[in-house]
C1' cells in the first nucleotide's frame, strides 16, 4: 500500500430493519451475632460523520481503532 474479519455499559455477551438481552462488577434492601453465599431492585452502553427507509446497533459510503493475510 491492497483484502479479509470485527468494533454494543467498568468487563463478558445476544440481537440480521420495528422498545438493545443476558452475566458480572457497582449502589440500595431483605436475610445472618458478624462475613461469605442466596434473593430482589437500581445504575449504567450501540466507536464516529453521511446516505438510504415511515422506522437503522441491523442495509450503503467515508473515517478512526483492532486482529489476521496478500505486497
Nucleotide at each position: 500500500g491492497c483484502g479479509g474479519c470485527c468494533g454494543u455499559g467498568g468487563u463478558c455477551u445476544a440481537a440480521u430493519g420495528g422498545c438493545a438481552u443476558g452475566a458480572u462488577u457497582c449502589g440500595a434492601g431483605c436475610u445472618u451475632c458478624c462475613c461469605a453465599a442466596g434473593c430482589u431492585c437500581g445504575c449504567g452502553g450501540c466507536c464516529c460523520g453521511g446516505g438510504u427507509c415511515c422506522g437503522a446497533u441491523u442495509c450503503c459510503c467515508g473515517g478512526c481503532g483492532g486482529c489476521c493475510g496478500c505486497a
This is a predicted structure of a 71-nucleotide RNA (transfer RNA) from Candidatus Micrarchaeota archaeon CG_4_10_14_0_2_um_filter_55_9. RNAcentral holds the sequence, with entries from ENA. Its Rfam family is "tRNA". It is annotated as a transfer RNA. Lineage of the source: Archaea > Nanobdellati > Microcaldota. Model confidence (mean pLDDT): 83 of 100.